[in-house]
RNA sequence: UGAGUUGGUCAGACGAUCGCUUGCGGAUUUAUCCGCCAGAGGAAAGUCCGGGCUUCGUAGAGCAGAGUGGUCGGUAACGCCGACCGAUCGUGAGAUCAGGGAAAGUGCAGCAGAAAGCAAACCGCCGAACGGAUGGCCUCGCCAUUGCGUGGUAAGGGUGAAAUGGCGAGGUAAGAGCUCACCAGCAUCUGGGGCGACUCAGGUGGCUUUGUAAACCCCACUCGAAGCAAGGCCAAACAGAGAGGAGUGGCGGCUCGUCACAUUUGACUCUCGGGUAGGCUGCUUGAGCCUGUCAGCAAUGGCAGGCCUAGAUAAAUGAUCGUCCCGUUCGCAAGAUCGUGACAAAACCCGGCUUACGACCAACUCUUUUU
Numbered sequence: 001u002g003a004g005u006u007g008g009u010c011a012g013a014c015g016a017u018c019g020c021u022u023g024c025g026g027a028u029u030u031a032u033c034c035g036c037c038a039g040a041g042g043a044a045a046g047u048c049c050g051g052g053c054u055u056c057g058u059a060g061a062g063c064a065g066a067g068u069g070g071u072c073g074g075u076a077a078c079g080c081c082g083a084c085c086g087a088u089c090g091u092g093a094g095a096u097c098a099g100g101g102a103a104a105g106u107g108c109a110g111c112a113g114a115a116a117g118c119a120a121a122c123c124g125c126c127g128a129a130c131g132g133a134u135g136g137c138c139u140c141g142c143c144a145u146u147g148c149g150u151g152g153u154a155a156g157g158g159u160g161a162a163a164u165g166g167c168g169a170g171g172u173a174a175g176a177g178c179u180c181a182c183c184a185g186c187a188u189c190u191g192g193g194g195c196g197a198c199u200c201a202g203g204u205g206g207c208u209u210u211g212u213a214a215a216c217c218c219c220a221c222u223c224g225a226a227g228c229a230a231g232g233c234c235a236a237a238c239a240g241a242g243a244g245g246a247g248u249g250g251c252g253g254c255u256c257g258u259c260a261c262a263u264u265u266g267a268c269u270c271u272c273g274g275g276u277a278g279g280c281u282g283c284u285u286g287a288g289c290c291u292g293u294c295a296g297c298a299a300u301g302g303c304a305g306g307c308c309u310a311g312a313u314a315a316a317u318g319a320u321c322g323u324c325c326c327g328u329u330c331g332c333a334a335g336a337u338c339g340u341g342a343c344a345a346a347a348c349c350c351g352g353c354u355u356a357c358g359a360c361c362a363a364c365u366c367u368u369u370u371u
Base pairs, nucleotide, nucleotide: 002366003365004364005363006362007361008360009359010358012324013323014322015321016320017319018318020039021038023036024035025034026033027032041343045354046353048352049351050350051349052348053227054226055225056224060256061255062254063253065223066222067221068220069219070084071083072082073081074080085099086097087096088095089094100218101217105216106215107212108211109210122157123156124153125152126151129150130149131148132146133145134144135143136142137141165183166182168180169179170178184208186205187204188203189202190201191200192199193198231281232280233279234278240272241271242270243269244268247261248260249259250258288307289306290305291304292303293302294301295300325341326339327338329336330335
C1' cells in the first nucleotide's frame, strides 16, 4: 500500500411551535380544560424452534408417528450458546459439518468396462502338468519350437470416480501377501496424557470386506393437544322442525385399561330454519434493563447499587422551522444548493435462529514498498 478474517457500537442530536394517545395530579360537573412523565426495532420481518401463561375432571400401558445425534459445560428450555475433539476447505487469520452404525438386513451407483460383492477374463502371459502339430536325433524314446486344445494366471495394458492394499526384493512354468522388510488400513493388548470425545508411544496378528443411511433400516435419547380469535366476568336474545340412534364422550392417531353420562322418559350425531353477539378483563414489574465487582478459557452465574422505558382496539406514537452531524453538486477559498440521509412499523410476553441492510471503530492474517 492493497486484499481479507473476526468481533463491537450507533441507527441521527438539540431547541421552538402546533397536533394525537395511555397513565398520574388538579379544576369543572359531564365531558371539557390545565400541568407532569412517557410513547414503534435491531431486526418489530419469517412464523422456523424452545418456553412462560390459559383450557381440556383424574390417570396409565403398548403400537405407530415425530424430533435430535461427537464430548463436556451453560440455560427455564431448545434443533440455541460456549469451549474442546475429529473431518473437509483455506498460504493464513479462520470457516463449515444432517459429526452414532455399512462386519444385522434390503435397496441404489448412469455410461464405459471381462467384471462394481465373492464373482469373473477383453488384449494378454505361461511348454511346469495332460494331449496335438512341426522339426531334429543316438528311433518307438529323447530334445527343441509352437499358446492349437484341456488347463494355470490376474503381475503388465485397456475402461472407469473407484478394480482383488502400496512400493521393493525373493520365489514361480508364468503369477499372486505365496514369503520377507518398510508403510497405510483393520482387529486386539500394554503404558502415558485428558472429566470426556480423543490422542501419543510400543507389541501382536488373520493379510486387508468399494461407496451411499439428507435411501429404507438398526441404535441411543426426547416428545399430550390446542392456543390471547387461549380463557374469565357482566349484559342481551331465543323458535323450533325433521331424520338416525345403543352406546357416546373424556382434544394428535389406533388398541387395551379406566372414569363420567346414557340405553326408547333416549345421551349423542346430522340436515333445515330463527334470535343475540355489547362491554370489562386477560394487557404489561419481567427467567427485565443498566453500572460496578467476584468466579469462570468462555457461554454464563453470584453479590451490591440504580432504573421503570407503548398497551392501542379500526387501531395513538406525528408535522413544520432553525442549528449541528453526514453525504451529492458548484466553487481557488469563503460559501451556496440539494437530500423522505440504509433495511424497515408493536398487538399476550420472553429466549434463540434465519433473512434484509447504512455508517463508524477495534483486533488479527497475507501481501507491496521504504527505513
Notes: The prediction has a mean pLDDT of 77. A computed fold for a 371-nucleotide RNA from an uncultured Pirellulaceae bacterium, annotated as Bacterial RNase P class A. Its Rfam family is "Bacterial RNase P class A". The family's RNA type in Rfam is ribozyme. From the family's description: Ribonuclease P (RNase P) is a ubiquitous endoribonuclease, found in archaea, bacteria and eukarya as well as chloroplasts and mitochondria. Rfam links the family to the GO terms ribonuclease P activity, dimeric ribonuclease P complex and tRNA processing.